Record summary: The part of an RNA shown here (large-subunit ribosomal RNA, domain I) has 539 nucleotides and comes from Candidatus Cryptobacteroides sp. The full RNA is in RNAcentral, with records from ENA.
Context: one part of a larger RNA
RNA sequence: AGCGAACGGAGGAUGCCUUGGCUUCUGGCGGCGAAGAAGGACGUGGUAAGCUGCGAAAAGGUGCGGGGAUUCGCAAACAGGAAGUGAUCCGCACAUGUCCGAAUGGGGAAACCCGUGCAGAUGAAGUCUGCACACCGGCAGCGAUGCCGGAGCGAACGCAGGGAACUGAAACAUCUUAGUACCUGCAGGAAGAGAAAGAAAUAUCGAUUCCCAGAGUAGUGGCGAUCGAAAUGGGAAGAGCCUAAACCGCAGGCGUUACGGCGCAUGCGGGGUUGUAGGAGCAGUUAAAGGAAAUCAGCUAGGAACAGGAAUUGUCUGGAAAGUCAAUCCGUAGAGGGUGAAAGGCCCGUACUGGUAACGGGGCUGAUUCAGGACUGCCACCUGAGUAGGGCGGGACACGUGGAAUCCUGUCUGAAUCUGCGACGACCAUGUCGCAAGGCUAAAUACGACCAGAAGACCGAUAGUGAACCAGUACCGUGAGGGAAAGGUGGGAAGCACCCCGAACAGGGGAGUGAAAUAGACCCUGAAACCGUUCGUUU
Numbered sequence: 001a002g003c004g005a006a007c008g009g010a011g012g013a014u015g016c017c018u019u020g021g022c023u024u025c026u027g028g029c030g031g032c033g034a035a036g037a038a039g040g041a042c043g044u045g046g047u048a049a050g051c052u053g054c055g056a057a058a059a060g061g062u063g064c065g066g067g068g069a070u071u072c073g074c075a076a077a078c079a080g081g082a083a084g085u086g087a088u089c090c091g092c093a094c095a096u097g098u099c100c101g102a103a104u105g106g107g108g109a110a111a112c113c114c115g116u117g118c119a120g121a122u123g124a125a126g127u128c129u130g131c132a133c134a135c136c137g138g139c140a141g142c143g144a145u146g147c148c149g150g151a152g153c154g155a156a157c158g159c160a161g162g163g164a165a166c167u168g169a170a171a172c173a174u175c176u177u178a179g180u181a182c183c184u185g186c187a188g189g190a191a192g193a194g195a196a197a198g199a200a201a202u203a204u205c206g207a208u209u210c211c212c213a214g215a216g217u218a219g220u221g222g223c224g225a226u227c228g229a230a231a232u233g234g235g236a237a238g239a240g241c242c243u244a245a246a247c248c249g250c251a252g253g254c255g256u257u258a259c260g261g262c263g264c265a266u267g268c269g270g271g272g273u274u275g276u277a278g279g280a281g282c283a284g285u286u287a288a289a290g291g292a293a294a295u296c297a298g299c300u301a302g303g304a305a306c307a308g309g310a311a312u313u314g315u316c317u318g319g320a321a322a323g324u325c326a327a328u329c330c331g332u333a334g335a336g337g338g339u340g341a342a343a344g345g346c347c348c349g350u351a352c353u354g355g356u357a358a359c360g361g362g363g364c365u366g367a368u369u370c371a372g373g374a375c376u377g378c379c380a381c382c383u384g385a386g387u388a389g390g391g392c393g394g395g396a397c398a399c400g401u402g403g404a405a406u407c408c409u410g411u412c413u414g415a416a417u418c419u420g421c422g423a424c425g426a427c428c429a430u431g432u433c434g435c436a437a438g439g440c441u442a443a444a445u446a447c448g449a450c451c452a453g454a455a456g457a458c459c460g461a462u463a464g465u466g467a468a469c470c471a472g473u474a475c476c477g478u479g480a481g482g483g484a485a486a487g488g489u490g491g492g493a494a495g496c497a498c499c500c501c502g503a504a505c506a507g508g509g510g511a512g513u514g515a516a517a518u519a520g521a522c523c524c525u526g527a528a529a530c531c532g533u534u535c536g537u538u539u
Stems, first nucleotide, its partner, number of pairs: 001538009015524001016488002020459002022456007029448002031153002039100003042055003046078001050074002061094006070082003105114003115133007135150006157188001158186005168175001172222001198205002209236005219227001240440003243384001247270005253264004275418001277383003281378006291370002294368007302359001306354003312327003316323001328345002330334001336348003389413008399425001420435005475482002495523001498510004
C1' cells in the first nucleotide's frame, strides 16, 4: 500500500409521519368604495425586534346574547394585574378608526409640504382644534346656487368595439389556427336573448334560453386541410307586457283674424296596442273577470355563537395499554380525531334532538298604490320613412359569390300604407305563414374571489402550490420582472443540578433524567460516495 472484517467519523438517501398542498362535489353567497374601498405607511404592549391584532378610545372601548373558570395573542421568563358583582373566550350590533391611496382645498419624489373661509382654544402675532373648500354628468333655476349621481378595486363567468401570428394544409397564397390570444369599453349576480314581418308544408306548431337525440347527417370546402347546421322529437324552466299613431283635452309659444275664432309646431294628460287583423270615430248592447315584477306592515321556513347526547371492568406484558386473556354493556351513535403502542363504552365528537339576535318577497296574509273590460253594426281616420327594397364595396349567417335566399351597413339611391306589406334559400305563379322599420321582461343556463360542508385506486418535504417553516420572503435586476433554500428530540423538558479536563459562553469525560442520550437540541430512522482506527491477510 491492496483486500477483508469489526468499530467509528462524515453525509442525509430510505422508511415512517404531516401542520401544507392538489382535485372534485354539494349548499350558501355573489360584491367593496367619497359615510373614503382594495392595498399600504407609521404607530400601538410594563419590558417588545418580528408576526398577529388594533388605531392617539390603538393585542383594544360600549351594549346584547352565548359560555362557566380561568386569564393578560404567537411566546417562555421577570415585574405586576383581571376574574362567580361571571373575566378570558365565542357571536351579533355599535363606537373609535393617525397618514397615504380613486385621494378629491393646492402641491408632491405615496404615507410629506403649503393654504383659504367660518367657529373655537385666547386678547394681538404665532401655534393648535373642528367643519367646509377637486373634477365631470344629470335635474331645478335668469343667475347666484342647490340637490342627486359618477370616479377606484375585484377570481372567473357576460355583452360590445378592435383584433394577430406561430401552426395545419406534410411547401404556400384562398383557407386554417380564430373572431382564438391579446387590447379597450361597460354591466350584473348572472349577462345576453325573448313574446313572431317566426318555424314549417297541404298537416300543423306557437316568446326566449339550456341539455339529450337528430349528426359528424344535410351541406360547405385550393370539393384540399378543414369547417359544419336546421327542422323535428325528448327533457329543464315557464309569463307575459308597455308604448308611437288615429281621436279628445290642457298649457304656454308662433302665425292669422272679420277679434267670435281658426291654424301650426312643441310639451303634458286621456285614449290605444293587433294579423282567422286591431284600434280611432259614429250608433247601439252588456257588465264580467281578477293581475302585479311597486311600497309598507305582520307572521313564518330559514338563520350566529351554542346546548343535550348511550355504554367497562379485571388479568398479563410493558416506561406507558387503547394490545393479550377473561367476562360485560351501548348502538337511530362501530364517521373521524386525540389520549405514553392498536379505544364503539377515557376525551373531543358522531346518530338523533334542541336553540335564537341581527337579517329574512324564500313562503303566507293584510293594507296602500298602480295596472286592467267585453260584444255588434256602420265608416275608411290610424297602425313606427331617409325606413323596407335596390346598385356598388364589405361583413355575419355551418354556407369561401356561388343558382345565394336571410341579417348588418360604408357609399349612391329609394317605395307602398290594409284593395297594404314581408317571408316560405335566385326568380315567377298559386297556396300558406306572418305584420318590420319603438321598448321592457323572472325561471331553466355560465362562473367562483369568498363562506360552510363532504370526498379522493391525489402528493407526502428534490413530491404536493413558488411557498407545510415569518415566502412572493431572502436574493438578483435601473426597470418591467425573475425568484429560492429551509419540516421531524422526547409520552412529558423530565432540555443534563453538581464535579473534572480545558483559555473558554468551544468541545468533551463523569454524575443525574429518561424505556432509550449512538433520542443532547448540528437532536426519529441514519443507506452510499468520502475519511479513519484496530485486527487479519498478501507482497